[in-house]
RNA sequence: UUCCGAAAAGGUAAACCCCGAGCAAUCUGGGGGCACAAAGCCGCGGGUCCAAAUUCAGGGACAGCCGGGCUGCCGAAG
Numbered sequence: 001u002u003c004c005g006a007a008a009a010g011g012u013a014a015a016c017c018c019c020g021a022g023c024a025a026u027c028u029g030g031g032g033g034c035a036c037a038a039a040g041c042c043g044c045g046g047g048u049c050c051a052a053a054u055u056c057a058g059g060g061a062c063a064g065c066c067g068g069g070c071u072g073c074c075g076a077a078g
Base pairs, nucleotide, nucleotide: 003078005074011036012035016031017030018029020027021026034064040070041069042068044067045066046065047062048061049060050059
């Protein structure tokens, strides 16, 4: 340093509820806690969803769907 993931210190925050934004998918904030060793970040590839269209063209969402890229806490056994 890398793989791995004991311990310790912490971190994030599912479903659901409330205010707000949005045509919508969904999202900010508050509550809440399913779970997560990258559940940190990135729409690059795949996928799913919304909108629009049904001729051409072309918009958005999901990073906690999968893959990939970048960065990162700790120091047991191996």